[in-house]
RNA sequence: CGAGUUGGCCGGGCGGCCGCGGGUCGUCGCUGAGACGACACGAGGAAAGUCCGGACUUCACAGAGCAGGGUGGUUGCUAACGGCAACCCGGGGUGACCCGCGGGAAAGUGCCACAGAAAACAGACCGCCACCGGAAACGGUGGUAAGGGUGAAACGGUGCGGUAAGAGCGCACCAGCAUUCCGGGUGACCGGAAUGGCUCGGCAAACCCCACCCGAAGCAAGGCCAAGAAGACCGCACGUGGUGCGGUUGCGCAGACGCUUGAGGGUUGCUCGCCCGAUGUCUGCGGGUAGGCCGCUUGAGGCACCCGGUGACGGGAUGUCCAGAUGGAUGGUCGCCGCCUCGUCGCCGUGAUGGUCCGCGGCGGUGAGGAACAGAAUCCGGCUUACAGGCCAACUCGUUCG
Numbered sequence: 001c002g003a004g005u006u007g008g009c010c011g012g013g014c015g016g017c018c019g020c021g022g023g024u025c026g027u028c029g030c031u032g033a034g035a036c037g038a039c040a041c042g043a044g045g046a047a048a049g050u051c052c053g054g055a056c057u058u059c060a061c062a063g064a065g066c067a068g069g070g071u072g073g074u075u076g077c078u079a080a081c082g083g084c085a086a087c088c089c090g091g092g093g094u095g096a097c098c099c100g101c102g103g104g105a106a107a108g109u110g111c112c113a114c115a116g117a118a119a120a121c122a123g124a125c126c127g128c129c130a131c132c133g134g135a136a137a138c139g140g141u142g143g144u145a146a147g148g149g150u151g152a153a154a155c156g157g158u159g160c161g162g163u164a165a166g167a168g169c170g171c172a173c174c175a176g177c178a179u180u181c182c183g184g185g186u187g188a189c190c191g192g193a194a195u196g197g198c199u200c201g202g203c204a205a206a207c208c209c210c211a212c213c214c215g216a217a218g219c220a221a222g223g224c225c226a227a228g229a230a231g232a233c234c235g236c237a238c239g240u241g242g243u244g245c246g247g248u249u250g251c252g253c254a255g256a257c258g259c260u261u262g263a264g265g266g267u268u269g270c271u272c273g274c275c276c277g278a279u280g281u282c283u284g285c286g287g288g289u290a291g292g293c294c295g296c297u298u299g300a301g302g303c304a305c306c307c308g309g310u311g312a313c314g315g316g317a318u319g320u321c322c323a324g325a326u327g328g329a330u331g332g333u334c335g336c337c338g339c340c341u342c343g344u345c346g347c348c349g350u351g352a353u354g355g356u357c358c359g360c361g362g363c364g365g366u367g368a369g370g371a372a373c374a375g376a377a378u379c380c381g382g383c384u385u386a387c388a389g390g391c392c393a394a395c396u397c398g399u400u401c402g
Base pairs, nucleotide, nucleotide: 001398002397003396004395005394006393007392008391009390010389012337013336014335015334016333017332018331020042021041023039024038025037026036027035028034044373048384049383051382052381053380054379055378056218057217058216059215063272064271065270066269068214069213070212071211072210073087074086075085076084077083088102089100090099091098092097103209104208108207109206110203111202112201125148126147127144128143129142130141131140132139133138156174157173158172159171160170161169175199177196178195179194180193181192182191183190184189222294223293224292225291231249232248233247234246235245236244237243238242251286252285253284254283255282256281257280264276265275266274267273301321302320303319304318305316306315307314308313339370340369341368342367343366344365345364346363347362348361349360350359351358
C1' cells in the first nucleotide's frame, strides 16, 4: 500500500424567535375551576416486531395423577430466559475467524421421492463360474456382491492366500464400533492399551424414549370517586282512571332452580381432592353511564471511578442524570458552522522533459441541491428486523522497501 476479519461508538452542532407537554415556585382569583409569569426538564439505537423471559396485578391460589406445551453439547452468569460468556465436538476458510434446533437411530414402530434387479433380518439386471440341453446362436438350473450400471445413499479399505468363480472364508496392516482398563480435565471430551464379533446406512424440525422446566389472564391488569337509568316509596302543586316538580333508594322486568341433605361456581384440559356459596345461582329481554383520580414512572436504573474474574458478570464508595401524553406533547422557522453530491474560479502536486492545453489528486473561495431507519404509552432483561453517512481499536493474509 492492497485485500479482509472481529469488536465498539456516533446518528449533525451552536444560537435567536414562535409554539406544545407535564412539574416546581410566584402573582391574580381565592369556594372551586382557572389565567399570567419565571425556572429547569421533555423519544430511540432500535422507542419497531410483540418472539422469549421476569417484575407487578387479579383470578374464592392446599395438593396429587394423567394429558398438553417448552428446552436439549459442557461448565458458568443471571431475578429469569429459548439470552449471554468461556470451552468441547463436527463442518468451512491459507489465515484472522465464521457456521451448527449439537440428547438418544445398538429400546421399539414408521419413512427413505426419481432411478435402480435390490433402499435394510438385504438383493442376482449385466457380467463371471459350474452343471444340463443344443451342431451353433442361445436357453434352463444353481453359485457368486470381486467387476459394470442406478442412485443423495448399495452392507468397511488395500494386499496376500483361498476358490469352479467368488466372498472377513482365512491372515496382515489401516479405518471405524462395542466392552474393560490406564492417564489428563470440574465437565463436554481428549490421549493411550487390551479384548471382541469381523462392520452395525440416513431421518427424532416422524411417532417415540431420556433429563429438566412450565397455573391462567394481562395496566382496557386492578383499586377508588363521581354521574346516571326504567321502577318503587315519600312529599308538594295542578285537579283527577293522571300530569309535573323535588327528595330517598337504586339498575329494572320475566322465567327456572335452590336455601347447608345446597342451585350453581372456582380451582389449567380431564380425574380425584380442595375451596366459595343464601344480601343466592342460572337464562332471556330491556335501560343507564362513556367523566376524574390512583396504578404511573426512582428502577434487578444509566454514566464516570476503584476492586475481583480469561469472560458473561459481581462487589464498593462518591458525584451526577433520569419524559409521562390519553385524540395522545417532545415541533416550526431563521442565521452561522460541519458532512455529502454536482458545477465554477484560483493555487499546488503529478502524468520520466523547459512551456502551454488536457486528465487525475489535494487545498482554499463561491453557487445550487441533499441528509437514513424510524417515534415512548405499566416497567425492566434479551432476541430479531430496519438504518443515509461516518469514526475508533485489535487482529489476519499478500506485495514492496529497510